[in-house]
The RNA shown here (small-subunit ribosomal RNA) has 1535 nucleotides and comes from a Candidatus Acetothermia bacterium. The coordinates come from a structure-prediction model, not an experiment, and the mean pLDDT is 85. The sequence is in RNAcentral, with records from ENA. The source organism's lineage runs through Bacteria, Bacteria candidate phyla and Candidatus Bipolaricaulota.
């Protein structure tokens, strides 16, 4: 340089945020399985579980050219028995093979495997090369024959026989062993060669006429195969820490192919281990495979290499090779046969079967090919192998058609009813035929077979043997298969999963926290894109999903590549062992390191290139890649090692210094308690308040004296010392460390530090002292619902001393130790130097070193914060962490007298848990400030009677809604019928009401009559129409008559109406409330990773986020205010229905007249802190004053920000969805909404003399009135009746205002108060006053004498009090509501408290936001684990016993002895199951008791320890701040 390769995240905690952190998902993969589905082919692959048991067949034989024989075919001889020759088959003897091939993974943590070496310590049949030999004898034995045992398996006795079977003998080139001599080599032992001597040791023959060929014996070498040894490498566990007696070594014997303790005797006492021995658990190892960017992680099925095993255990034999898968012996378990005497068996070979399991195939064909065994060969054998079958199990390829086709068909689904979508999809037209079906053709895989022939070669006398080449040449399981051709016709061929987010794809219906879904978060409680179905859509496709497991994502064990102040994590502290790490110069070596070369890293796999099957999968060829590997040579910077130096690290010497450093002894004063004495009297003490307690037997308080024990005021500090814990009166003695100065000495002597050792607050323990005060436990007194507490009175351990234990703390800077480096500023402690003053002590300033605080740059940090005393930048070493709970628990070990400490899990369970910071909300936190919030006042409610509303109860129904504040004289501003929604009964069904369509309709609609009926409704007959168009006739026309088709009405039918039925938690609209509170936001900018902050905070000020000042903010919006209405003063205009000063008339503004005044109603003015003074830095503004009708918003109203309460209303209206349809619609009669033991709310009237009654008399405002208000006048005691004028109203009417004022009576009484209740009689409205109206008259005359706890309204024309009007309305249950005016107060010191609110700040474990959160016992259910008298089993191990086969030894033998598997007995270890019971733990919508924690959580909390208590917990002692609040001190920052 080219090329190649190459790393993605998301969901989930929180109101939100950025972090720590776990859980989960998307990917790839698989010997898979399961569900649904399934057209074809190729290549692969398929018992992973019970190394569980196996029926049946097959899987190792072969050789007659090693041997004797048996049987047999053919030919010959013979009468025949039989004999000879050629051939075939066969059991046996013999040879080779059977140790290969094939299977499996149990065991094995091992030199088993991998890799690299060693063997001078070895073996090797068949094969190859070389060079020799093969002589001559002998004795047996199967088969066979005879007899015989046994059911069988299988034998026994006697007799015969052969060999390439067996045994002597000969020969000895040669080999082995011993000795001698010699040469040579090597890393030690030692190896190799040559020569001599001694001893020992060989052989087999077959075939062939022969040549020859195949064998045989001994030797040397080779190839290939094996044995043994070694370095290095690869699992978990230390809750396994010590293991070992053939053990470690030596000498000697034995044994082996061979080394070796392999084995034995003797000797020595060694060997292994924290670099993990021993033990336990798990596991065949590797090439590779999967994943991954890689480093790694996981894995070891198919194929290949190695190992191990063959029913279980033991053992040897044979052999070149075995301790032998289809051999032998013994033992055991299991199975089979049996005549019960005895035998037989081993599929972890191929197929197959049962079992177990979620699960894994044909009892196939063939030796045609490749390979193997035997044979001279033909050939035989071969479940190795090649093929075939089955399985979508995997990978790969192909198809299920292609093109055209819009009215965008039908159907489906949705719909806002218009339409949309399925969808060019289909139909339909044209085309194609891979595949398929039928028919036809048809390979390659197979040639070096044998035999024969030809040519050549070596050798040789020669050749037909042998070797090479050529010719000819039989043989195919698959299979009539691959492939090719013809014919036919779109013909036979699509599913599965998903569609809330992650994650690509949406609607309808059903269901209603049910049924169900779910990988995580989570869906489902009546509109579910999440369940189920459907339509549609997305993804993949002969597959698609699910499940299991592995890797990835997960830098979540971090080598690459993490952390430990507060998130999990620094050991309580030091000393120090091993180990790790180590200043500087020179030199040598070459361990690590680097270079180069050689060897090896099998093949397959992987990558690249080329290539063969049409492609691909698959295969062939070549190249590459792959190890901390082995060896040779080389380099020497770094590391290491050796040697020699250096002084900067470290240590020492000398001179000074500070200190509550440690230990011991002695001494001191104050306080306290007790005792004694004095003096003195009724209390003391204690608390929020009290009581217990002490005291007249004399306390407390005061004085004097004595005794005792503890702790050391002030100094004192933010100070000092120590490794930490910790250390404080004074003096003395002993003693450790540190700092400064000097730069004299040593010369890397250093740093860290697993184990180890020592120290280690308080509490606690043991023994002995001591005991003043204090004080767990305990006892009393209070408090309280309780009070095992907080408070009070007592009080024992203990606290103190000595000695010995314990060993833990929030043992904290929550920050390991050492070193180096990296801005500063300012205090303070110790030392030294120095400037100035100075004779000096000294004082002031500065510098350096060591310590100790604060602030702060860079940098770091999730943030908070840290910041030369690092949490910055680096190096070294140690300790520790890996989600929460379970749990610092259990078990085990170690330690302890005990308490307990230390080490330290798992099951199970959850999707969290946590740190920091943010915004809110909250606090029995703080600051500031408002409000009739309290206080100060006045009047009420709560008591009575009644009215009204509500709850409750009742009822056929008592319709419904409203329910703390913010429901309750509320919806309802009018329930006798109606209203009316409720109940009972009686009716109607296109309907009481709307629109449309179709048909019918003149005796129809309509009105009225009659009958039944309570009415609604039903029935019945007589009378009896209309509108507009058009045709024809008549007529001049108007019009008339006849006909047609319509409208209206009615009837029938269909669409539909109707519903006060449900859902206010599906909604619109409207409303309540916080609150007329002063707040709520935005744009740009700035700060912060972000949530967010600033702005909006601060200082003033205001009713106000009102305004001003200041300011990283500058502006703006919705709110506030103002603009609007009423009212208060005035002016102008206007002057009737209003008014009357002047003029005239008059009883009366009645009339003329007038419009000045009042008034009316239009329009102006006026008030703005404008002016003055003061306060305020200034401003904003505040206070006072002047003027003014009014003064600082003059009074009142309308006006309600962002939002909160799923607040209220589907019954006012509207409206989605659901529900009813001869009824949940509609009509009617009657009833109910008015009930009544009770309870609550709002009112009215009272309880009286500031009153009641009677008589007289005065003054309003605002309203209403024609289906109306109703005057005068008459009647009635009255309600009212009669009457009829006036008024559509500034004209008339309602209409008398009342309190007040004047006068009389009542005189404190249940009354001349009070009026309920009841009786009687009436009036009015209305169809109708029984249920259930109001009013009037007479009579009756209840409770009630000022209202408990508690509670409401009101700050001025207000409260209080007095009357008047109106809406609704026939009337009225109105004492309600909405308005109007009359008379007309008191009080506010003030903001501590109650309630509500605003702003700032603080804490928080709250965020559904304190009506929050949350702890523990108890009760119930379920779950797992621990303990547990024990019981049962597995595995292992020690000792003893017994002792098979076999082997070794002794023996001539018989026999004996040693070792020796299984078994038996006793013990131990480990593990599993089970177990009465017992203790804790976890989980579980609505259980019990309390309230511990979070706010100062109401006693600050927490840690350790001790005691106590139903429980959380309480208390004592010591410690921590991870405590709020207020004050003070110190330091810092700024000036």
């Nucleotide at each position: 340089a080219c090329a190649a390769c190459g790393g993605a995240g998301a969901g989930u905690a929180c109101g939100a945020u950025a972090c720590c952190g776990g859980c989960u998902c998307a990917g790839a993969a698989c010997g898979a399985a399961c569900g649904c589905u399934g057209g074809c082919g190729g290549c692969g692959u398929g018992g992973a579980u019970u190394a569980g048991g196996c029926a049946u067949g097959c899987a190792a034989g072969u050789c007659g050219a090693a041997c004797g024989g048996a049987c047999u075919u053919c030919g010959g001889g013979g009468c025949a028995a039989c004999c000879c020759g050629a051939g075939g088959u066969c059991a046996g003897u013999g040879g080779c093979g059977a140790a290969a091939g094939g299977g499996u993974g149990a065991g094995u943590a091992a030199c088993a495997c991998g890799u690299g070496g060693g063997u001078a310590a070895c073996c090797u049949g068949c094969c190859c090369c070389g060079a020799g030999g093969u002589u001559g004898g002998g004795a047996a034995u199967a088969a066979c024959g005879u007899c015989u045992g046994g059911a069988a398996a299988c034998g026994g006795a006697c007799g015969c026989u052969a060999a390439u079977a067996c045994c002597g003998a000969a020969u000895g080139g040669g080999a082995a062993u011993g000795c001698c001599a010699u040469c040579u080599c090597g890393c030690a032992u030692g190896g190799g060669g040559c020569g001599g001597c001694a001893u020992u040791c060989a052989a087999a023959g077959g075939c062939g006429c022969a040549a020859g060929u195949c064998g045989c014996c001994a030797c040397g070498g080779g190839a290939g195969g094996g044995g043994c040894c070694c370095g290095c490498g690869g699992c978990c566990u230390a809750u396994u820490a010590g293991c070992u007696u053939g053990u470690u070594g030596g000498u000697g014997g034995g044994g082996u192919a061979a080394u070796g303790g392999c084995u034995c005797a003797c000797c020595a006492a060694g060997g292994c281990g924290a670099c993990g021995a021993u033990g336990g658990g798990u596991a065949g190892c590797c090439g590779g495979u999967c994943u991954g960017a890689g480093a790694g992680g996981a894995u070891g099925g198919u194929c290949g290499g190695c190992c191990a095993c063959a029913c279980u255990g033991g053992g040897a034999c044979u052999g070149a090779g075995a301790c032998a898968c289809u051999g032998c012996c013994c033992a055991g378990a299991c199975g089979c046969c049996u005549a019960c005497g005895g035998g037989c068996g081993g599929c972890u070979g191929c197929a197959g079967u049962c079992g177990a399991g979620g699960a894994u195939a044909u009892u196939u064909g063939g030796c045609a090919a490749u390979g193997g065994g035997g044979g001279a060969a033909a050939c035989c054998c071969u479940g190795a192998c090649c093929a075939u079958g089955c399985g979508a199990c995997g990978c790969c390829g192909c198809g299920u058609g292609g093109a055209g086709g819009a009215u965008g068909a039908c159907g489906g689904c949705c719909u806002u009813c218009g339409g949309g979508u399925u969808g060019u999809a289909a139909a339909c037209u044209c085309c194609u035929u891979u595949u398929c079906a039928g028919g036809g053709g048809g390979a390659a895989g197979a040639a070096u077979a044998a035999a024969u022939c030809c040519g050549g070669g070596a050798g040789g006398c020669a050749a037909u043997g042998c070797c090479c080449g050529g010719a000819c040449g039989a043989u195919g399981a698959c299979g009539g298969u691959a492939c090719c051709c013809c014919u036919g016709g779109a013909a036979g061929a699509a599913g599965c999963c998903a569609c809330g987010g992650c994650u690509a794809a949406c609607u309808c219906u059903g269901u209603g926290c049910c049924a169900g879904c779910a990988g995580c978060c989570g869906c489902g409680g009546u509109a579910a894109g999440a369940c189920a179905g459907a339509g549609g859509u997305g993804g993949c496709g002969a597959g698609c999903g699910u499940u299991a497991c592995c890797c990835g994502g997960a830098u979540u064990c971090a080598c690459u590549g993490g952390g430990c102040g507060u998130a999990a994590a620094g050991g309580g502290u030091g000393c120090g062992u091993a180990g790790g790490c180590g200043g500087u110069u020179g030199u040598g070596c070459a361990u690590g390191u680097c270079g180069u070369c050689g060897g090896u890293g099998a093949a397959a796999u992987c990558u690249c290139c080329c290539u063969g099957c049409u492609c691909a999968a698959c295969g062939g060829g070549g190249a590459g890649a792959g190890g901390u590997c082995c060896g040779g040579c080389g380099a020497a910077a770094c590391u290491g090692c050796g040697c020699a130096g250096c002084u900067g690290g470290a240590g020492g010497g000398c001179c000074g210094g500070a200190g509550a450093g440690g230990g011991a002894a002695g001494c001191g004063g104050a306080a306290c308690u007790u005792c004694c004495g004095g003096a003195g009297u009724a209390g003391c003490g204690g608390u929020g308040a009290a009581a217990u307690g002490c005291g007249u037997a004399g306390a407390u308080a005061c004085c004097g004296g004595a005794a005792g024990g503890u702790a050391c005021c002030u100094c004192g500090a933010u100070a000092g010392c120590g490794a930490a814990g910790g250390c404080a009166g004074c003096u003395u003695c002993c003693u450790g460390g540190c700092c400064g100065g000097u730069u004299c000495c040593u010369g890397a002597c250093g740093c860290u530090g697993a184990g180890g050792c020592a120290c280690g607050a308080a509490a606690g323990c043991g023994u002995g002292g001591g005991g003043a005060g204090c004080a767990a436990a305990c006892c009393g007194g209070a408090u309280u619902a309780g009070a095992u507490a907080c408070c009070c009175g007592g009080g024992u351990a203990g606290u103190c001393c000595a000695c010995g234990c314990c060993c833990u703390a929030a043992a904290c800077g929550a920050u390991g130790c050492c070193g180096a480096c990296u801005a500063g500023g300012u205090g303070u402690u110790g030392g030294u130097c120095u400037c100035g003053c100075a004779a000096a002590u000294g004082c002031u300033g500065g510098a350096c070193c060591a310590g100790u605080g604060c602030c702060g740059c860079a940098g770091c940090u999730a943030a908070c914060g840290c910041g030369u005393u690092a949490a910055g930048u680096c190096g070294g070493c140690c300790g520790c962490c890996u989600g929460g709970g379970g749990u610092g628990u259990a078990c085990g070990g170690c330690c302890g007298c005990a308490a307990g400490g230390u080490u330290g899990a798992a099951a199970c369970u959850c999707a969290a848990g946590g740190g920091a910071a943010u915004u809110g909300a909250c606090g029995g936190g703080g600051g500031c400030c408002c409000g009739c919030a309290c206080a100060a006042g006045c009047g009420g409610u709560g008591g009575a009677g009644c009215a009204c509303g509500u709850g409750g109860u009742u009822c056929a129904a008592u319709u419904c809604g409203a329910u703390g504040g913010u429901a309750a004289g509320c919806g309802a501003a009018g329930a006798a019928c109606c209203u009316u929604a409720c109940c009972a009964g009686g009716g109607c069904u296109u309907g009481a009401c709307a629109u449309g369509c179709a048909c019918g309709u003149a005796g129809u609609a309509a009105a009225g009559a009659c009958c039944c009926g309570a009415a609604a409704g039903g029935g019945c007959g007589a009378u009896g129409a209309g509108c507009a168009c058009u045709u024809g006739u008549a007529g001049a026309a108007a019009u008339a008559c006849a006909g047609g088709a319509g409208c209206a009405g009615c009837g029938u039918g269909c669409a539909c109406a109707g519903g006060u039925g449900c859902u206010g938690c599906a909604u619109g609209g409207c409303u309540g409330u916080c609150g007329u509170c002063a707040g709520c936001u935005c744009g740009u900018g700035c700060c912060g990773u972000g949530g967010g902050g600033c702005g909006u905070c601060g200082g003033g000020u205001u009713a106000a986020g009102u305004c001003c000042c200041a300011u990283a903010a500058c502006g703006a919006g919705c709110g506030c205010a103002a603009c609007c209405c009423c009212u208060a003063c005035u002016c102008c205009c206007a002057g009737u229905u209003g008014c009357c000063a002047u003029c005239a008339g008059u009883c009366u503004g009645c009339u003329g007249g007038g419009c000045a005044c009042u008034c009316u109603g239009g329009g102006g003015g006026a008030a703005c802190u404008g002016c003055c003074g003061g306060c305020g830095a200034a401003u904003a503004g505040c206070c006072g004053g002047a003027g003014g009708a009014g003064g600082g918003a003059g009074g009142g109203g309308a006006u309600g920000a962002u939002g909160u309460c799923a607040a209220g209303u589907c019954a006012g209206c509207a409206u989605g969805g659901c529900c009813c349809u001869u009824a949940u619609g509609u009509c009617c009669u009657g009833g109910g909404c008015g009930a009544c033991a009770c309870a609550c709310g709002u009112g009215c009237u009272a309880c009286a003399a500031u009153g009641g009654a009677c008589g007289g008399u005065a003054c309003a405002a605002a309203g209403g009135g024609u289906c109306g208000c109703c005057a005068a006048c008459c009647c009635g005691c009255a309600a009212g009746g009669g009457g009829g004028a006036g008024c559509c109203a500034a004209u008339c009417c309602c209409a008398g205002a009342a309190a007040g004022c004047c006068g009389u009576c009542c005189u404190c009484a249940g009354u001349u108060c009070g009026g309920a209740u009841u009786g009687a009689g009436g009036u009015c409205u209305g169809c109708a006053a029984c249920c259930c109206g109001a009013c009037c008259u007479c009579a009756u005359g209840a409770a009630g004498c000022u209202g408990g706890a508690a509670u409401c309204g009101c700050u001025a024309g207000u409260a209080a009090u007095c009357g008047c009007g109106g809406a609704u309305c026939a009337g009225c249950c109105a004492u309600g509501c909405c308005g109007c005016g009359g008379u007309g107060a008191a009080u506010a010191c003030g903001u501590a408290c109650u309630c509500g609110g605003g702003c700032c700040u603080u804490g928080u474990a709250c965020a559904c936001a304190c009506c929050g959160c949350c702890c523990g016992u108890c009760a119930c259910a379920c779950c797992a684990a621990c303990c547990g008298a024990g019981c049962a089993g597995g595995a292992g191990u020690g000792g003893c016993u017994c002792g098979a086969a076999g082997u070794c030894c002794c023996g001539c033998a018989a026999g004996g002895g040693g070792c020796g598997a299984a078994g038996g007995c006793c013990g131990c270890u480990u593990u599993u199951g089970u177990g009465a019971g017992a203790g804790g733990g976890g989980u579980g919508a609505a259980g019990u008791c309390g309230u511990a924690a979070c706010a100062a959580g109401g006693u600050a909390g927490c840690c350790g320890u001790a005691c106590c208590g139903g429980a959380a917990g309480g208390u004592g002692c010591g410690g921590c701040u991870g405590g709020a609040u207020c004050a003070c001190c110190u330091c810092c920052u700024u000036u």